[in-house]
Molecule: small-subunit ribosomal RNA
Organism: uncultured delta proteobacterium
C1' cells in the first nucleotide's frame, strides 16, 4: 500500500462500479432458440352472424388460408454458463502449411435442358397405464433420384512454362475418364400463341447449380517463453523409423501388416503432487515478488464415462444412442430427467442479491420485408461491498453561565463550546414544469441513377414528412416552509498524534513487539480531557513492501549457519600472441508484429470528481531486411611468454617388496637368599615349591633412544635403524624439443588415521571389558596388582574423525624487515663467511580488509575463472524412502511441534580447588582463654491467659535494657471512660491547689472543709481548673523499615573512587588510574597521549612521653625560722614535683652507604623521643531492598463506647531441653591467718558522710567536714615480712538448702541486695572445635563511674605489677594491584546436564484394519464407428423381365466404456503396545 472480502459498533443522501472465493453439492417452478406461407402439401375451433330443425342439433358465412401441427429451407456449433479435468503446442509469442477446410457475404467467369419414383401431415385398424410404437391408404414441393450439357473442377497418361525447401510447386494446353442444378414473387405485353386478358415468354429482384478470387473463421505443423518435488533415474513395443494399404479437409504411427532396432534422458527422460493460461491486476525506485474476480483474447467441460450421427463447421450445455449413481412417474409390464443458461429453493460456509421490467437502445437468428424470438443485453431492486461527491449549517456572542471532571482550594478544563441574537437554504419532505437517449427499418412525397421496348416495374443513393421510450414523471429546473431530519468509531507506556482522576491489587483483566498489573497503574476497568480518521472507524484474513532475510540488479563460507577428509578425471564452463576468412553471439538501421480494454499524456463529455469518449505516447519481446567487424565464436595459417619432453645435477622418515642389525622388556636355565613389587600412604600380587638382585647362554615378539630441529617428504591419511633391489613425485642449471597440448571439474573412480568385523597365524611388551587391593559418604572412576580381545602379519571388509591452518583449486598484482646445519645454483684469492638468485618452510609488520580478534607475496588485500557449501535455535549430524555394508553402521536427508531467541567478536565488572607481586593476630611462633563444672546473663524452643515487642552468619544472642518487686510495659485477666489521658475552637462556672469521710482492689463516684490568683484604660484580658457543644477532630508502641527521611552497622581507617580537556576505539569503553621502583598508603620518584583536577591518605585537631617560660591555691617543701608525740602545722617561699596556658623540640635536618644522580631503605650520630613515637577523634565512591516506623519525623493503610485511655492484680523473673557471652573454680606461682607498702581517675547537697560509740557483721546511732586540687566516698589490691596448710574432693571449690539477721522502698509471696552460723554439690584443667593477644601490649591485681529507692560476674573508665614469641608467608580467612579464562552479571549462595515422578502435545514404529488412486495377467464386454457375411427384406436406374446395379435388416469379426477375478505399487486414515521429542 492493496482486496470480489468478513465480522464488531454505527450509520443521512447521491453518482459510478461490484456482488458463491465454499459443494463442478442436489434442484421445485418459470423464463434463457428459433424463424420462413415470397419452398410444400394439408388446415381447424370458441365467440358472432344467417339458414334449416325431430329443438337433440345440422349446415353455411365469418372467423381465416389464422391458430397449432407437418414436409421443406436456415439457425440450432454463435450468443450466456462455469473452470472440474488439463504441466499439455492447452496457453503466449513469431513463423509455417508448396500438407488443409471455410456455410451465410462480397468480387467475377460459366449455367439452370429433361425426366421419374416416392414420403410426412391427414385418414384408417392394432399395441400400450403413459411415453410412444406399428400396419394399411392417399399426396406436394427449393425433399429425393436416373439422363443430357460442362471449364485444368478433379483423376489417369504423355509434355512445355516459370519458381523451388529438390518432396515438389504454379501456369498451360493435348487425350481419356468423372460429377451439377430449383424454383420463387413482383411487373409488363416489344416479339409468338391463343386473344378481354392471359400462356410462353420478356423483365426486375431473389434463391439454385459449377469454377475463379477475396473476406472471415477453422483445423494442423514447428522455434521459444512461463510451476513444485531428484527421499521419483531411469523410460519407451506402436514404442523411434522405413515400405505397402486405409484413413482424415489435411501432413503424420493417425491405424494397420512386414522390415530394422531403434527413440527420450542430469540442459531433468518417466513418475508424483499442484494448476486453466493470457492481456492484465496487487505491490515495488526497480528488477522482482504476489495473483489471474469483474472487462477483453484462447483453452477445457457440461450430472459420470463411452459413443458415433447430423452438418460447411460438433463428437453438440438447454440434440441422440449406451452404461453407472441419483432424483421422479408407473396400472410394477415400462417410462422421463440433467440450471458449471437468468431469477430462485435446499445444503455447505465467515460470507455473496430480484422466481422484476423491456426489447426502447446496442447486438444476434429467421424472413424479401412487415416483423417474430433473443433471462445475450438495456435498465431497475437489494447490499455501506468498493471508488468518488455532498450535507449534518454560517455569523456573532464572556457574568468566561449551569453542569460534568480535576485541584497546591488560588484555580484550571470542557469552552465561543451552549444559551441569546443575526443568516443562509445544499440534501431529504412537499408542489409545480419537464428533457437527452430516436437512428434506423417501414411508409408517404419528390429527386438523381441502373436495367429495361417502357413514362411499368424494380435495385441503388438524397432530401423532407409521419410512426417508435423498458428506465421514468427518471434526471434537471422553478417554488414553499423550516436549522428544523441528518455522527460515529478507534486510540491516547515507547515504536505513534494524544494525560490525569477513580477502582482494581500477579486478581480481575490488557498484548502487534517490547511489555503492564504483587496498594499510589498515563499499559487492566470506568470517567473527565485529548488526538486520528469521518458515513465511517476498528478488528480478521491474504497479497507485495520494509527484508541486500535467496543478494540477477544485490550476501556470504578462519571463529557468527556455511570449504566436500584427499586426489585421478568424464560432461559442462572458462581459457595465450599474431594475421586471414566468416558473421554465431554482439552492435546500429528500416520493415512486420507486439488486438482491444487497462496504465502513462493531451484534449472533451456528465454542475465537480469517480466514470464516460476521442486522439497520441509506450510495450524492453519475436520475427524479417540491409549494414558494422573491435570483442566473442566458428574455420584456416602462423608464434612461443603458458603448458610439457629431452640432457646433467643432487636432497629426502615418499611407496612397495626382500633381508640384517643392536638396544630394553619378558621368558627358560645358572649362581645366590630373604624379601621383592607398588603407593601420596597402603593394600592386593610374587617370594623358603628359592623371587628380587647377579652374570652368562638361549628363546620370542613388537619397537627402532642418540642423531632429531615450527629440520625434510607426501594429494591427503600419514611417513624415523641398516642394507639391496622396484618405483611416484618435487627442486635447481643448461641448452634443444612440441606449438596452447591449459584452469576448474557435477556425476564417476581411487586413496583415506583410530576403532571395529571376517578368515588364517602371531602374541614379548602394552591393554578395552573383567577380577582383585586402595580412596571415598560411595567410586561401576581416577592410583595399585593381574589381565581377555585388540595392537603385529596376511588377505577381504569398513569409510568416519576437532581427517583443523576450523582458510577448496588456478593464475596474476600489490612496501619491507628477520630466521632457516631446509634444498638447489651463481659470484670469488676455491676454505668458510658474506653477496646474489630459483624453491621451501616460520616469525615480524605496512597499505588494504575485517563486526572485532586478527590477517598481511604462504593473504581473510585486489582481480579474473571453476567447484562445494550456508540461509534463525530445537526437534535433528534424527524419521521415513533410497543406496552401501557380514554386522556395528555409514551416506542422502525431512515434517508435526516448540521457542524469542540461539549465536560471533570485544568490553566493565563478578568469580575460579588460574597466576604474578603485597598486606591485616590472617596463618605460623607464643601466652591466656572457650568448648566439660556451677552460677549469672541474654537467645532459641517448649509451656502459658500472657510468658510484650524488635534483632538471626561475620555485622543477632550481659543486643535495644546506663539497671521489669508497683511504675517502667507496649503483654494477660478483671473494672472502668466516650470529645475522651493530651492539643485547638465555642460556651458557662470556678481561683487552682490541699485536707477529711463513705463505697469500692483501685481507678472512679458521692458527700464536706479550706481557699479566692496575675494584669486592666475596669469593657475586659491571661494563666490554671470544672461542666457543656458541635463538626472538623484528638488518640493508637496498630501494618508497611519492600513507600520514605534521619540515625546506625558493614566491608574498612581497606587504598582506593572519580571527573574536566585531549587522544585511541564503528562502539560499549579505554587511556590518566598501567609500567620500572618505594610506601603505612593512588605514599613519592622515573618513565609515558597525556594534561590537570576533586573525593579519600597524610597533614592541620585532642590526649600523651622531653624541655622552657608564664603563674602559685585548695598543690609543693631545698634553703631560712617557729611550734608538734607526729603530720608543710605556722611563718616564709615558688627552686623542685605538681597543676594549666603558651611555646620548643622530630624534618630523613646532618654523616657515610645502597639506590637511577632520584623517591627511598638500611646502618650511626646527636637526641626525652627516629623515620606517620604511642593512642584519641577522623571513615571516599559504593555494597548489603543490612537495622531501626517500638527514640524521633513522615506517606499510604487499618480501628474510633475501642487496636484509643484510667485502674487493681499477674506476666515479660515460667523450664524436660539447646546455643551464645561471662563469673567462680578444680589449687601449692596456691588457701587462710597476722602484720607491712604504693596508685590513677573519678563522685558527692533529696548527695558524699569523718571522728566516736553499739553490734561477730550486713548496719545502726552520731553529727564534724564540704557545692570541694581544702572535706567525704577511700581500707587500693596483687605485692612485701611471718606462719599454718603438703597433694587430699583437701583448710581447695564454693552452688544448693536449712536458720536467723540488715537495708532500700507504699509494698520484697510471685521476684531485690547485701549479713551472720549452719550445710558443703559440680568441679581434679575440660572432645570435635575455636576466641584474644605483637609492648607498658597478653596476663594478672584492684579502684570509680553511668543507670539507680535498691538491685552489677554486664557495659563504660582508672592504674599497680607485667611477659612470651614472630624463622617466615607454602597453607587456612579477608583484603588491595597487575594479568588470565568464563556459557556468570540476581554476577560462584551464579549458571547449568541427564535420569526418575506426574500432566498435555504433536510424531516415528507397530499384529493389523479401512479408504482412495495406480499398474499388470486374464474373464465378460454395451451403444457405437469400421471390415466381413448378408440365404430374409427393398420405390426411383439397367434389363432379354428371369434378373442386374445398389442398399437395408439380421449375424459374425477387431476395437472398447462400466464391470469382473487375481496379484502387485503408492498415499492417507486407524491401532492394543511401544520408541524417543517438545512444553510445564
Nucleotide at each position: 500500500a492493496g482486496c470480489g472480502a468478513a465480522c464488531g459498533c454505527u450509520g443521512g443522501c447521491g453518482g459510478c462500479g461490484u456482488g458463491c472465493u465454499u459443494a463442478a453439492c442436489a434442484c421445485a417452478u418459470g423464463c434463457a432458440a428459433g424463424u420462413c406461407g415470397c419452398g410444400g402439401g394439408a388446415g381447424a375451433a370458441c365467440a358472432g352472424g344467417a339458414a334449416c330443425u325431430u329443438c337433440g342439433g345440422u349446415u353455411c358465412c365469418c372467423u381465416a388460408g389464422u391458430a397449432g401441427a407437418c414436409c421443406g429451407g436456415c439457425g440450432c456449433a454463435c450468443g450466456g454458463g462455469u473452470g472440474a479435468g488439463u504441466a499439455a503446442c492447452a496457453c503466449g509469442u513469431a513463423g509455417g502449411u508448396a500438407a488443409u477446410c471455410u456455410a451465410c457475404c462480397c468480387u467475377u467467369g460459366a449455367g439452370a435442358c429433361u425426366g421419374g419414383g416416392a414420403u410426412a401431415a391427414c385418414c384408417u385398424g392394432c399395441c400400450g397405464a403413459a411415453a410412444g410404437g406399428u400396419g394399411g391408404g392417399c399426396u406436394a414441393a427449393u425433399a429425393c433420384c436416373g439422363g443430357a450439357u460442362a471449364a485444368g473442377a478433379c483423376c489417369a497418361c504423355a509434355g512445355g512454362u516459370c519458381c523451388u525447401u529438390c518432396g515438389g510447386g504454379u501456369c498451360u494446353g493435348g487425350u481419356g475418364g468423372u460429377a451439377a442444378a430449383a424454383g420463387g414473387u413482383g411487373g409488363c405485353c416489344u416479339c409468338u400463341u391463343c386473344u378481354u386478358g392471359a400462356a410462353a415468354g420478356c423483365u426486375a429482384c431473389u434463391a439454385c447449380u459449377u469454377g475463379g478470387g477475396g473476406a472471415u473463421g477453422a483445423g494442423c505443423c514447428u522455434g521459444c517463453g512461463g510451476g513444485c518435488c531428484a527421499u521419483u533415474a531411469g523410460c519407451u513395443u506402436g514404442u523411434u523409423g522405413g515400405u505397402g494399404g486405409g484413413g482424415u479437409a489435411a501432413c503424420g504411427g493417425c491405424c494397420u501388416a512386414c522390415c530394422a532396432a531403434g527413440g527420450c534422458u542430469g540442459c531433468g527422460a518417466u513418475g508424483g503432487c499442484u494448476a486453466g493460461c493470457u492481456g492484465g491486476u496487487c505491490u515495488g525506485a526497480g528488477a522482482g515478488g504476489a495473483u489471474g474476480a469483474u472487462c477483453a483474447g484462447c483453452c477445457a467441460c457440461a450430472c459420470u464415462g463411452g459413443g458415433a450421427c447430423u452438418g460447411a463447421g460438433a463428437c453438440a450445455c438447454g440434440g441422440c444412442c449406451c452404461a453407472g449413481a441419483c432424483u421422479c412417474c408407473u396400472a410394477c409390464g415400462g417410462g422421463a430427467g440433467g440450471c458449471a443458461g437468468c431469477a430462485g429453493u435446499g445444503g455447505g460456509g465467515a460470507a455473496u442479491a430480484u422466481u422484476g421490467c423491456g426489447c426502447a437502445a446496442u447486438g444476434g437468428g429467421g424472413g424479401a420485408a412487415a416483423c417474430c424470438c433473443u433471462g445475450a443485453c438495456g435498465c431497475a431492486g437489494c447490499g455501506a461491498c468498493g471508488c468518488c461527491g455532498c450535507g449534518u449549517g454560517g455569523g456573532u456572542g464572556a457574568u468566561g453561565a449551569a453542569g460534568g471532571c480535576u485541584u497546591u482550594c488560588g484555580g484550571g478544563u470542557c469552552g465561543u463550546a451552549a444559551a441569546g441574537c443575526c443568516c443562509u437554504g445544499u440534501c431529504a419532505g412537499a408542489a409545480g414544469g419537464g428533457a437527452a437517449g430516436a437512428a434506423c427499418u417501414g411508409u408517404c412525397g419528390a429527386g438523381a441513377u441502373g436495367c429495361g421496348a417502357a413514362u411499368a416495374g424494380u435495385g441503388u443513393c438524397u432530401c423532407g414528412g409521419c410512426c417508435u421510450g423498458a428506465c421514468g414523471g427518471u434526471a434537471c429546473c422553478u417554488u414553499c416552509a423550516a436549522a428544523g431530519g441528518a455522527a460515529g468509531c478507534a486510540c491516547c507506556g515507547g515504536c505513534u498524534a494524544a494525560c490525569u482522576c477513580c477502582g482494581u491489587g500477579c486478581c480481575a483483566g490488557c498484548a502487534g513487539c517490547c511489555g503492564c498489573g504483587g496498594u499510589a497503574a498515563u499499559a487492566c476497568g470506568g470517567a473527565g480531557g485529548g488526538u486520528g480518521c469521518g458515513a465511517g472507524c476498528g478488528u480478521u484474513g491474504c497479497u507485495c513492501g520494509g527484508a541486500a532475510u535467496u543478494a540477477c540488479u544485490g550476501g556470504g563460507c578462519g571463529u557468527a549457519a556455511a570449504g566436500a577428509g584427499c586426489g585421478u578425471g568424464u560432461a559442462g564452463g572458462c581459457g595465450g600472441u599474431u594475421c586471414u576468412g566468416u558473421g554465431u553471439g554482439u552492435c546500429g538501421g528500416g520493415c512486420g508484429u507486439g488486438a482491444a480494454a487497462g496504465c502513462c499524456c493531451c484534449g472533451g463529455g456528465c454542475u465537480c470528481a469517480a466514470c464516460c469518449c476521442g486522439g497520441g505516447a509506450u510495450g524492453u519481446g519475436c520475427g524479417u531486411c540491409c549494414g558494422a567487424a573491435a570483442c566473442u565464436g566458428c574455420a584456416g595459417a602462423a608464434c612461443u611468454a603458458g603448458a610439457g619432453u629431452c640432457u646433467c645435477g643432487g636432497a629426502g622418515a615418499g611407496g612397495g617388496a626382500g633381508g640384517u642389525g643392536g638396544a630394553a622388556u619378558u621368558c627358560c636355565a645358572g649362581u645366590g637368599u630373604a624379601g621383592c613389587g607398588g603407593u601420596g600412604g597402603a593394600a592386593u600380587g610374587c617370594g623358603u615349591a628359592g623371587a628380587u638382585a647377579u652374570c652368562u647362554g638361549g628363546a620370542a615378539g613388537a619397537a627402532c633412544a642418540c642423531c632429531g630441529g615450527u629440520g625434510g617428504c607426501g594429494a591427503a591419511a600419514g611417513c624415523g635403524a641398516c642394507c639391496u633391489c622396484c618405483u611416484g613425485g618435487a627442486c635447481g642449471a643448461u641448452g634443444a624439443c612440441u606449438g596452447a597440448c591449459g584452469c576448474u571439474g557435477a556425476g564417476a573412480c581411487g586413496c583415506g588415521a583410530a576403532a571395529g568385523c571376517g578368515u588364517g597365524g602371531g602374541u614379548a611388551g602394552c591393554a578395552a571389558a573383567c577380577a582383585g587391593g586402595a580412596u571415598u559418604a560411595g567410586a561401576u572412576a581416577c592410583c595399585c596388582u593381574g589381565g581377555u580381545a585388540g595392537u603385529c602379519c596376511a588377505c577381504g571388509c569398513c569409510u568416519u574423525a576437532a581427517a583443523c591452518g576450523a582458510u577448496g583449486g588456478g593464475c596474476a598484482c600489490u612496501a619491507g624487515g628477520u630466521g632457516u646445519c631446509g634444498c638447489g645454483g651463481g659470484u670469488a684469492u676455491u676454505g668458510a663467511c658474506c653477496c646474489c638468485u630459483g624453491c621451501g618452510u616460520g616469525c615480524c609488520g605496512c597499505a588494504g580488509c575485517u563486526a572485532a580478534c586478527g590477517c598481511a607475496u604462504u593473504a581473510a588485500g585486489u582481480g579474473c575463472c571453476c567447484c562445494g557449501c550456508c540461509u534463525g535455535g530445537g526437534g535433528a549430524c534424527u524419521a521415513c524412502g533410497g543406496c552401501c555394508g557380514c554386522a556395528a553402521g555409514g551416506u542422502u536427508a525431512a515434517a508435526a511441534c516448540u521457542c524469542a531467541a540461539a549465536g560471533g567478536a570485544a568490553u566493565u565488572g563478578a568469580c575460579g580447588g588460574g597466576g604474578g607481586c603485597c598486606c591485616g593476630c590472617a596463618c605460623a611462633a607464643g601466652c591466656g582463654g572457650u568448648g566439660g563444672a556451677g552460677c549469672a546473663u541474654g537467645u532459641g524452643g517448649u509451656u502459658c491467659a500472657a510468658u510484650u515487642c524488635g534483632a538471626c552468619g561475620c555485622a543477632a544472642c550481659g543486643c535495644g535494657c546506663a539497671g521489669a518487686a508497683c511504675c517502667u510495659u507496649a503483654c494477660c485477666u478483671g473494672g472502668g471512660c466516650u470529645a475522651g489521658a493530651c492539643a485547638a475552637c465555642a460556651u458557662c462556672g470556678g481561683a487552682c491547689c490541699g485536707g477529711c469521710c463513705u463505697g469500692g482492689a483501685a481507678a472512679c463516684a458521692g458527700g464536706u472543709c479550706u481557699u479566692u490568683c496575675c494584669c486592666u484604660u475596669c469593657g475586659g484580658g491571661g494563666a490554671c481548673u470544672g461542666g457543656u457543644g458541635a463538626u472538623u477532630c484528638a488518640g493508637g508502641u496498630g501494618c508497611u523499615g519492600c513507600a520514605u527521611g534521619g540515625c546506625u552497622g558493614u566491608c574498612g581507617u581497606c587504598a582506593g573512587c572519580u571527573c574536566g580537556u585531549g587522544u585511541c576505539g564503528u562502539g560499549a569503553g579505554a587511556u590518566g588510574u598501567u609500567g620500572g621502583g618505594u610506601u603505612a598508603a593512588g605514599u613519592c620518584c622515573c618513565g609515558c597521549a597525556a594534561c590537570g583536577a576533586g573525593c579519600g591518605c597524610a597533614a592541620c585537631c585532642c590526649c600523651u612521653a622531653c624541655c622552657u617560660u608564664u603563674a602559685g591555691u585548695u598543690g609543693c617543701c631545698a634553703u631560712c625560722a617557729g611550734g608538734u608525740a607526729a603530720u608543710g602545722c605556722u611563718g616564709g617561699g615558688c627552686a623542685c614535683u605538681c597543676u594549666a596556658g603558651a611555646g620548643g623540640g622530630a624534618c630523613u635536618g646532618c654523616c657515610g652507604g645502597c639506590g637511577u644522580u632520584a623517591a627511598g631503605c638500611a646502618g650511626g650520630a646527636g637526641g626525652a623521643a627516629g623515620g606517620u613515637g604511642g593512642g584519641g577523634a577522623u571513615g571516599a565512591c559504593g555494597u548489603c531492598a543490612a537495622g531501626u516506623c517500638c527514640u524521633c519525623a513522615u506517606g499510604g493503610c487499618c480501628c474510633u463506647u475501642a487496636u484509643g485511655u484510667c485502674c487493681a492484680g499477674g506476666g515479660c523473673u515460667a523450664c524436660a531441653c539447646a546455643c551464645g557471652u561471662g563469673c567462680u573454680a578444680c589449687a601449692a606461682u596456691g588457701g587462710g591467718c597476722g602484720g607491712u607498702a604504693c596508685a590513677g581517675a573519678g563522685g558527692g547537697u533529696a548527695g558524699c558522710c569523718a571522728a566516736c560509740c553499739c553490734g561477730c557483721g550486713a548496719g545502726g546511732g552520731g553529727g564534724a567536714g564540704c557545692c570541694a586540687a581544702u572535706c567525704c566516698c577511700a581500707g587500693a589490691a596483687a605485692g612485701c615480712c611471718g606462719u599454718c596448710c603438703u597433694c587430699a574432693g583437701u583448710u581447695c571449690g564454693g552452688a544448693u538448702c536449712g536458720g536467723a539477721g540488715u537495708c532500700u522502698g507504699c509494698a520484697a509471696c510471685u521476684c531485690g541486695a547485701c549479713u551472720c552460723c549452719g550445710u558443703g554439690a559440680a568441679g581434679u584443667c575440660g572432645g570435635a572445635a575455636u576466641c584474644g593477644c605483637u609492648a607498658g601490649u597478653a596476663a594478672u591485681c584492684g579502684c570509680g563511674g553511668a543507670u539507680c529507692a535498691g538491685c552489677a560476674c554486664g557495659c563504660c573508665g582508672c592504674g599497680g605489677u607485667g611477659a612470651a614469641u614472630a624463622c617466615g608467608u607454602u597453607c587456612c580467612c579477608g583484603g588491595g594491584c597487575c594479568u588470565u579464562g568464563u556459557a556468570c552479571a540476581c554476577a560462584c549462595c551464579g549458571c547449568c546436564c541427564g535420569u526418575c515422578a506426574c500432566a498435555c502435545c504433536a510424531u516415528g514404529g507397530g499384529a493389523g484394519u479401512u479408504a482412495g488412486c495406480u499398474g499388470u495377467a486374464c474373464c465378460g464386454g454395451a451403444a457405437g464407428u469400421c471390415g466381413g457375411u448378408g440365404a430374409g427384406c427393398c420405390a426411383a436406374c439397367c434389363u432379354u423381365c428371369g434378373g442386374g446395379g445398389g442398399g437395408c435388416a439380421g449375424c459374425c469379426g477387431c476395437c472398447u466404456a462400466u464391470g469382473g477375478u487375481a496379484u502387485g505399487g503408492c498415499u492417507g486414515a486407524u491401532g492394543a503396545c511401544u520408541g524417543g521429542g517438545g512444553u510445564g